[in-house]
RNA sequence: GCGAUGGUAGUUCAGCGGUAGAAUGUCUCCUUCCCAAGGAGAAGGUCGAGGGUUCAACUCCCUUCCAUCGCU
Repeated sequence: GCGAUGGUAGUUCAGCGGUAGAAUGUCUCCUUCCCAAGGAGAAGGUCGAGGGUUCAACUCCCUUCCAUCGCU
């Protein structure tokens, strides 16, 4: 230099055009003499960045940044 894959909640990951979800963690409450376990609820996302297409974009297109891998 070229190519492939990935980037979404604190963490690990879903979501292949129609209001962004789960697990785990955090906080509150219930249960208990206390802890753990269990139950209920809550908070936490400018979807890596910037443009484009569309009535509507995490999703499609272009550019770009980062990580891993391959080729030269």
Transfer RNA from a Candidatus Levyibacteriota bacterium, 72 nucleotides, folded computationally. The coordinates come from a structure-prediction model, not an experiment, and the mean pLDDT is 83. Its Rfam family is "tRNA". Rfam describes the family as follows. Transfer RNA (tRNA) molecules are approximately 80 nucleotides in length.